[in-house]
Context: one part of a larger RNA
RNA sequence: GGAUGAACGCUGGCGGCAUGCUUAAUACAUGUAAGUCGAACGAGGUACUUUUAUCUUCGGAUGAGAGUAUCCUAGUGGCGAACGGGUGAGUAACACGUUGGUGACCUGCCCCGAAGUGUGGGAUAACAGUUCGAAAGGACUGCUAAUACCGCAUGCGAUCGCUUGGAUUAGAAGCCUUGCGAUUAAAGGAGUAAUCCGCUUUGGGAGGGACCUGCGUCCCAUCAGCUAGUUGGUAAGGUAACGGCUUACCAAGGCAAUGACGGGUAGGGGACCUGAGAGGGUGACCCCCCACACUGGCACUGAAACACGGGCCAGACACCUACGGGUGGCAGCAGUAGGGAAUCUUGGACAAUAGGCGAAAGCCUGAUCCAGCAAUGCCGCGUGCACGAUGAGGGUCUUCGGAUUGUAAAGUGCUUUUAGAAGGGAUGAGUAAGGACAGUACCUUCUGAAUAAGCCUCGGCGAACUACGUGCCAGCAGCCGCGGUAAGACGUAGGAGGCAAGCGUUAUCC
Numbered sequence: 001g002g003a004u005g006a007a008c009g010c011u012g013g014c015g016g017c018a019u020g021c022u023u024a025a026u027a028c029a030u031g032u033a034a035g036u037c038g039a040a041c042g043a044g045g046u047a048c049u050u051u052u053a054u055c056u057u058c059g060g061a062u063g064a065g066a067g068u069a070u071c072c073u074a075g076u077g078g079c080g081a082a083c084g085g086g087u088g089a090g091u092a093a094c095a096c097g098u099u100g101g102u103g104a105c106c107u108g109c110c111c112c113g114a115a116g117u118g119u120g121g122g123a124u125a126a127c128a129g130u131u132c133g134a135a136a137g138g139a140c141u142g143c144u145a146a147u148a149c150c151g152c153a154u155g156c157g158a159u160c161g162c163u164u165g166g167a168u169u170a171g172a173a174g175c176c177u178u179g180c181g182a183u184u185a186a187a188g189g190a191g192u193a194a195u196c197c198g199c200u201u202u203g204g205g206a207g208g209g210a211c212c213u214g215c216g217u218c219c220c221a222u223c224a225g226c227u228a229g230u231u232g233g234u235a236a237g238g239u240a241a242c243g244g245c246u247u248a249c250c251a252a253g254g255c256a257a258u259g260a261c262g263g264g265u266a267g268g269g270g271a272c273c274u275g276a277g278a279g280g281g282u283g284a285c286c287c288c289c290c291a292c293a294c295u296g297g298c299a300c301u302g303a304a305a306c307a308c309g310g311g312c313c314a315g316a317c318a319c320c321u322a323c324g325g326g327u328g329g330c331a332g333c334a335g336u337a338g339g340g341a342a343u344c345u346u347g348g349a350c351a352a353u354a355g356g357c358g359a360a361a362g363c364c365u366g367a368u369c370c371a372g373c374a375a376u377g378c379c380g381c382g383u384g385c386a387c388g389a390u391g392a393g394g395g396u397c398u399u400c401g402g403a404u405u406g407u408a409a410a411g412u413g414c415u416u417u418u419a420g421a422a423g424g425g426a427u428g429a430g431u432a433a434g435g436a437c438a439g440u441a442c443c444u445u446c447u448g449a450a451u452a453a454g455c456c457u458c459g460g461c462g463a464a465c466u467a468c469g470u471g472c473c474a475g476c477a478g479c480c481g482c483g484g485u486a487a488g489a490c491g492u493a494g495g496a497g498g499c500a501a502g503c504g505u506u507a508u509c510c
């Protein structure tokens, strides 16, 4: 000098764009952050229409039945909930970055292609009844539906066994190919219909994932030896898949001063800061990857999880209790307490972008878009302009002549950014319609210099000097150093210098 997610002191007019718990991965009141589909299904309710019976004050009311609905509700079922959002505890290589590989792999939704979608069955929730419990939540009996569940048939195809030939290859059980055999599928809905949306099997693709692998990635040798599933083999099991991944048996190996093992610290990268560069430092915001979700463990479902707002077990903590027993998890968005030098609103809207569901209308979305708070940062604007000398008064200094503050003020003329008032008023929308922001930005008119300047410094480094007070005291200080009676270095005043809605200080990095 530059920089910061900064903090502190004094001060503070406006706007735009960013940013805002770096500490306790501490504990959390309250609200909210993941639903949706009636065009999969059976019920119940509501509204309307209609038929009929009874009663009737002749208006209608009540009961039963049928139908309609873009209506409502819980339930079965489907898809989603593995995304999006948060945090950085762990992790020094199971991660990340980069080079390759899979002759060892998986893939819901989406796109392209091929073939099919036949026929049966038994349940169960909802519901009704009985019943246990303070509650949370159950138990028993009975009824019912499906794109829920289970058979049978068919088999283009796929898988498996045996088998024929072949290509590539270091290597074929796996790729292509011949034949035989075995196994293996489905669901319907909307519509008058055409048709549309689905379902099953399968080939390919896209995108996503899994695994393997070379290289690189902090400090300590006052860590020098480490290792028994350890290293390799055979066999079996397991997995989507290779593999000590697991197990049995066999062999005795494997790693290490090119730093094993151990300890400490730490999420990694794109990037950011600095620097002429090489380097050094950092890993906030934004993007990619990883890991985690009160702590530890475990699996279930599923295409995918060992799953933040799912489940089970254990633990700590907290809450409810009728003492028998239950309930909870903000490292989502707001917000609270605590910690701390320190970090915001319990706001609005789904209008845009985008995600989930749905045929669609649409519904949901603290993602997102907006608004609020904060000089936290960057950028822009303003706090007036011109004239004005008796160089007024006052202040300060003085050699008492004057000098300086100083064209500064007063005064005269002007302007209106900003401010205040009034009126109009968007773009963003693509539309049949639909704008949160917003009566905001912006535009027009009016008023009037009106509403708006501080902070640090002045011995040298280093721009800027005098007076008084103090008297090695009080104090200053980044370094050198000032202060013991004329202090340009302390304090105050006048003046001056620098930067400016900021200025200084502290901390940290180059």
Base pairs, nucleotide, nucleotide: 001510002509003508004507006506007505008504009503010502013381014380015379016378017377018376019374020373021339026337027336028335030334031333032332035079036078037077040076041075043073044072045071046069047068048067049066050065051064052063053062054061055060086292087291088290095217096216097215098214100212101211102210105209106208107207110205111204112203113202114201115200116199117198118152119151120150121149127142128141129140130139131138132137157184158183159182160181161180162179165176166175188197189196190195218264219263220262225255226254227253230252231251232250233249234248235247236246237245267289268288269287270286271282272281273280274279294315295314296313297312298311317328318327319326320325345371347370348369349368353367354365355364356363357362384414385413386412387411394405395404396403397402419447420446421445422444423443424442428437454499455498456497457496458495459480460479461478465494466493467492468491469490475482476481

Source information: The prediction has a mean pLDDT of 85. Predicted 3D model of a 510-nucleotide part of an RNA (small-subunit ribosomal RNA, 5' domain) from an uncultured bacterium. The full RNA is in RNAcentral, with records from SILVA.